[in-house]
RNA sequence: GUUGAUAAAGGCAAACUAUCCUAAAGGGUAGGACGCAAAACCAUGGGUCUAAAGCUUAAAGCCAUGACAGCCGGGUUGCCGACU
Repeated sequence: GUUGAUAAAGGCAAACUAUCCUAAAGGGUAGGACGCAAAACCAUGGGUCUAAAGCUUAAAGCCAUGACAGCCGGGUUGCCGACU
């Protein structure tokens, strides 16, 4: 530098459940494992979710300043092995 084996040392933890925070989406903690070689970190790109406040309406609706990194891309860092 390239790469990821039914190897080894370890790591993370979907759904679901309990509880807490939040307007919600979503998140924290504990249990739990569907999976993951970056499922570690970053919301500056695309996308998605939510809509308290704001705008608007007859009803509707719109909107991120709120979120998602386990949706895709990108950046930063990194364990072990194989090959060079």